[in-house]
RNA sequence: GCCCCUGUAGUCUAGUCCGGUCAAGGACACCGGCCUUUCGAGCCGAAAACUCGGGUUCAAAUCCCGGCGGGGGCA
Repeated sequence: GCCCCUGUAGUCUAGUCCGGUCAAGGACACCGGCCUUUCGAGCCGAAAACUCGGGUUCAAAUCCCGGCGGGGGCA
């Protein structure tokens, strides 16, 4: 340099193929409450995310183009 894969809360991940439901869901962690003599466990609740820019569309996490980051292959 070229090609392929990949990027979603603090962490891991579903959803992307084939765009659409009111809402971006789940687990763990954190925080608050209940329970408990206390802690833990259990139950309930809250906060928190689509890597960036542009395009297509009535509508984009999802499709297209480019950038950036990570991984792999070839040279």

A computed fold for a 75-nucleotide RNA from a Candidatus Aenigmatarchaeota archaeon, annotated as transfer RNA. It matches the Rfam family "tRNA". Rfam describes the family as follows. Transfer RNA (tRNA) molecules are approximately 80 nucleotides in length. It is annotated as a transfer RNA. Model confidence (mean pLDDT): 80 of 100.